[in-house]
RNA sequence: GCCUCAGUAGUUCAGCCUGGUAGAACACGAGUUUCAUAAGCUCGGCGUCGGCGGUUCAAAUCCGCCCUGAGGCA
Numbered sequence: 001g002c003c004u005c006a007g008u009a010g011u012u013c014a015g016c017c018u019g020g021u022a023g024a025a026c027a028c029g030a031g032u033u034u035c036a037u038a039a040g041c042u043c044g045g046c047g048u049c050g051g052c053g054g055u056u057c058a059a060a061u062c063c064g065c066c067c068u069g070a071g072g073c074a
Stems, first nucleotide, its partner, number of pairs: 001073007010026004020057001028044005050066005
């Protein structure tokens, strides 16, 4: 230098192909329960969807460039 993959909630990830209200689990907070704790149950997310720009009525999703990480080729 070139190619592939990954970047979304505190953490691990789904959603992207086929554009249409941003989700799950765990963690955390509140409530309930208990003499108390744990467990159970109920409730709680204004997340610049890595950044900038483009296409579109509408972009996490499509397109371009860039950043970071992993792997490969040289």

About this RNA:
Transfer RNA from Candidatus Iainarchaeum sp., 74 nucleotides, folded computationally. Its mean pLDDT, the model's own confidence on a scale to 100, is 83. The source organism's lineage runs through Archaea, Candidatus Iainarchaeia, Candidatus Iainarchaeales, Candidatus Iainarchaeaceae and Candidatus Iainarchaeum. It matches the Rfam family "tRNA". The family's RNA type in Rfam is transfer RNA.